[in-house]
Context: one part of a larger RNA
RNA sequence: UUGGGCGUAAAGCGCGCGUAGGCGGCUUGUUAAGUCAGAUGUGAAAACCGGGGGCUCAACCCGCGGCCUGCAUCUGAAACUGGCAGGCUUGAGUCUGGUAGAGGAAAGUGGAAUUCCUGGUGUAGCGGUGAAAUGCGCAGAUAUCAGGAGGAACACCAGUGGCGAAGGCGGCUUUCUGGGCCACGACUGACGCUGAGGCGCGAAAGCUAGGGGAGCGAACAGGAUUAGAUACCCUGGUAGUCCUAGCCGUAAACGAUGGGCACUAGGUGUGGGGGGUCAUCGACUCCCUCCGUGCCGAAGCUAACGCAUUAAGUGCCCCGCCUGGGGAGUACGGCCGCAAGGCUAAAACUC
Numbered sequence: 001u002u003g004g005g006c007g008u009a010a011a012g013c014g015c016g017c018g019u020a021g022g023c024g025g026c027u028u029g030u031u032a033a034g035u036c037a038g039a040u041g042u043g044a045a046a047a048c049c050g051g052g053g054g055c056u057c058a059a060c061c062c063g064c065g066g067c068c069u070g071c072a073u074c075u076g077a078a079a080c081u082g083g084c085a086g087g088c089u090u091g092a093g094u095c096u097g098g099u100a101g102a103g104g105a106a107a108g109u110g111g112a113a114u115u116c117c118u119g120g121u122g123u124a125g126c127g128g129u130g131a132a133a134u135g136c137g138c139a140g141a142u143a144u145c146a147g148g149a150g151g152a153a154c155a156c157c158a159g160u161g162g163c164g165a166a167g168g169c170g171g172c173u174u175u176c177u178g179g180g181c182c183a184c185g186a187c188u189g190a191c192g193c194u195g196a197g198g199c200g201c202g203a204a205a206g207c208u209a210g211g212g213g214a215g216c217g218a219a220c221a222g223g224a225u226u227a228g229a230u231a232c233c234c235u236g237g238u239a240g241u242c243c244u245a246g247c248c249g250u251a252a253a254c255g256a257u258g259g260g261c262a263c264u265a266g267g268u269g270u271g272g273g274g275g276g277u278c279a280u281c282g283a284c285u286c287c288c289u290c291c292g293u294g295c296c297g298a299a300g301c302u303a304a305c306g307c308a309u310u311a312a313g314u315g316c317c318c319c320g321c322c323u324g325g326g327g328a329g330u331a332c333g334g335c336c337g338c339a340a341g342g343c344u345a346a347a348a349c350u351c
Base pairs, nucleotide, nucleotide: 003323004322005321006320007305008304012319014201015200016199017198021194022193023192025088026087027086028085029084030083031082033081034080035077036076037075038074039073040072041071042070048066049065050064052062053061054060091191092188093187094186095185096183097182098181099180103177104176105175106174107173108172109171110154115149116148117147118146119145120144121143125136126135162169163168206247207246208245209244210243211242215241216240220236221235222234223233258318259317260316261315262314263313266296267295268294269293270292271291272290273289274288275287276286300307301306324351325350326349333344334343335342336341
């Protein structure tokens, strides 16, 4: 637990699908549950309130009226909410034709570069740093040329760009596949929004099994630095990073901003589509319009910073969350996990 809030002060679930529930367009008829009106009964007394009376006043007491905001029954009203029946098309969706895209999955494939191997040329250094050293090298390194092996990542294009619900997605080709946007009509006829539980997806690291291993590189070893140096720098280097299958379920999972709908000045970029204008082989220009993505700004909002048609403005609907700091996202219990741990989540005490 009223209320007030959630970009940065505490507070938006990491994201989606969706059950219950909550909420729900225009219109006709009907019903009368909600709603409203009247009547009747009841709502004990005391208390309380109003005016009156009694103790010399008051407290106190007595009598009258009100109140008792409620409940039940009956009668009635029908605007709104709900129920039932019917209609509608603007919300939502389907169809048709286009269209952009690193959206997803699988298979294949390409070049540059690093490393390693083999061979050629060639000789004393190379490498590394602030300077060095460890390290590598006359058993021929570094450099350079040719050939080969293997793994991982895809320079330029590249963008304040695109796609995706989020995580995220970037060489090229093929196959399978999700979503979006635009245009013209046609169709369905409220089929909608949100969403407690639930289910699914979910970077990196980590875990299990099997592969793979070029480069990088926790741990580790050595060299330096330093008072020390369990670091920063250097030389190496194992897990890991990669693939397949299965777990884990977290994050500064961030726009630190939940989702939907409507409304409220503009200006200027950019991505996708359509229409018009213009030019006869048309790339452009200019104008309008829909969808996305940036910047700047009016009103308004804000503690300020700032936000500002992609709202943090103005409203409505639904969900989640907050309620002083520490203790603590901890203990205990429960659920989940192979484990690591995750989710849920206190109190004593203390300031």
Annotation: The prediction has a mean pLDDT of 91. A computed fold for a 351-nucleotide part of an RNA from a Coriobacteriia bacterium, annotated as small-subunit ribosomal RNA, central domain. The source organism's lineage runs through Bacteria, Bacillati, Actinomycetota and Coriobacteriia. It matches the Rfam family "Bacterial small subunit ribosomal RNA".